[in-house]
Context: one part of a larger RNA
RNA sequence: CACCGCCCGUCACACCAUGGGAGUUGAGCUCACCCGAAGCCGGGGGACCGACCCGCAAGGGAGGACCCUCGUCGACGGUGGGCUCAGCGACUGGGGUGAAGUCGUAACAAGGUAACCGUAGGAGAACCUGCGGUUGGAUCACCUCCUU
Numbered sequence: 001c002a003c004c005g006c007c008c009g010u011c012a013c014a015c016c017a018u019g020g021g022a023g024u025u026g027a028g029c030u031c032a033c034c035c036g037a038a039g040c041c042g043g044g045g046g047a048c049c050g051a052c053c054c055g056c057a058a059g060g061g062a063g064g065a066c067c068c069u070c071g072u073c074g075a076c077g078g079u080g081g082g083c084u085c086a087g088c089g090a091c092u093g094g095g096g097u098g099a100a101g102u103c104g105u106a107a108c109a110a111g112g113u114a115a116c117c118g119u120a121g122g123a124g125a126a127c128c129u130g131c132g133g134u135u136g137g138a139u140c141a142c143c144u145c146c147u148u
Base pairs, nucleotide, nucleotide: 003111005108008104009103011101013098014097015096016095018093019092020091023088024087025086026085027084028083029082030081031080032079033078034077039073041071042070043069044068045067046066048064049063052061053060054059114135115134116133117132118131119130120129121128122127
């Protein structure tokens, strides 16, 4: 500006992201147990050896690497449990968006039952009803005050 106005919600359709979700797939971390390679270390046994020590020497000692064996630790692996993260997921909840869909007409004028707040119940949907409250309601009457 405007009432031939403004405007609310359900429903229907399409798309977008998202919450829950039986379950399912994978990753990471962690705990317990099992297995236990290499290797170090420790115990036992065996055979051996130039430097050092004793010894005239033979030899002995110290020390050493090697072989066998037992044990502790132990990577990888296995079984079970826990935590975290990610993907998929039947079904399901609301949200957002959309030129011209459906149903009504809730709000804005006293919006045609004033509106709103709290609370409880009810209902296709906006909403309705009860109780309490607010004026951010109009109108009318009386009184008081202010301005002219």